A computed fold for a 72-nucleotide RNA from a Verrucomicrobiia bacterium, annotated as transfer RNA. Its Rfam family is "tRNA". About the family: Transfer RNA (tRNA) molecules are approximately 80 nucleotides in length. By type it is a transfer RNA. NCBI's taxonomy places the organism under Bacteria, Pseudomonadati, Verrucomicrobiota, Verrucomicrobiia. The sequence was found in a public genome assembly. Model confidence (mean pLDDT): 83 of 100.
RNA sequence: GCGCGGUUAGCUCAGUGGUAGAGCACAUCGUUCACACCGAUGGGGUCACUGGUUCGAACCCAGUACCGCGCA
Numbered sequence: 001g002c003g004c005g006g007u008u009a010g011c012u013c014a015g016u017g018g019u020a021g022a023g024c025a026c027a028u029c030g031u032u033c034a035c036a037c038c039g040a041u042g043g044g045g046u047c048a049c050u051g052g053u054u055c056g057a058a059c060c061c062a063g064u065a066c067c068g069c070g071c072a
Stems, first nucleotide, its partner, number of pairs: 001071007010024004018055001026042005048064005
């Protein structure tokens, strides 16, 4: 330099055009003498960035940045 894949909650990931979600973690409550387990409730998001397409974009298109793999 070229090709491919990835970037979404604190972490690991789903979601491929129509209200952003799960597990774990965290907080509160219940339970316990207490802790753990378990149960209930809750908080937490500029969907990497910029622009475009569309009535509508995490999702489609272009560019940029970063990470990984391969080729040279």